Transfer RNA from a Candidatus Rifleibacteriota bacterium, 73 nucleotides, folded computationally. Model confidence (mean pLDDT): 80 of 100. Its Rfam family is "tRNA". It is annotated as a transfer RNA. NCBI's taxonomy places the organism under Bacteria, Bacteria candidate phyla, Candidatus Rifleibacteriota. RNAcentral holds the sequence, with entries from ENA.
Parts: sequence; C1' cells; structure tokens
RNA sequence: UCCUGAAUAGCUCAGUCGGUAGAGCAACUGGCUGUUAACCAGUGGGUCGGGGUUUCGAGUCCCUCUUCAGGAG
Repeated sequence: UCCUGAAUAGCUCAGUCGGUAGAGCAACUGGCUGUUAACCAGUGGGUCGGGGUUUCGAGUCCCUCUUCAGGAG
C1' cells in the first nucleotide's frame, strides 16, 4: 500500500426483503429465607464507532473517515 471481516445496553451477542432495537449475563426493586447465596417476579439501561448520501422511512443501501482482527506484497 492492497484485500477481507468486525464496531449495536456495563459484558457476550442477535437483529430476516429497509418499516417504531432485542436476548442472556450483570445492575436495581420486590417476594422467599434466621442472614447471605440460590430460586421466583418485576424495573431501568441504546443518538446502533464518527460524518455525509439515497429514501416517506436506514442498525440495514451507497460514499468517506477512525479503531480492532486476519490475509497478500
């Protein structure tokens, strides 16, 4: 320098053909318990890496940049 993949909740990851963003774990609250843990029920938590494009509508399409991983030279 070139090619490929990845970036979504605190963490690990889903997200279909473009149509109001989810799960598990963690956290918090309540129940249960002599207490903690475990178990049960519930709640909160996101500008989807940055900027732009297309569209009535973008996590998703297109362009560019950044970071990480792998490969080629």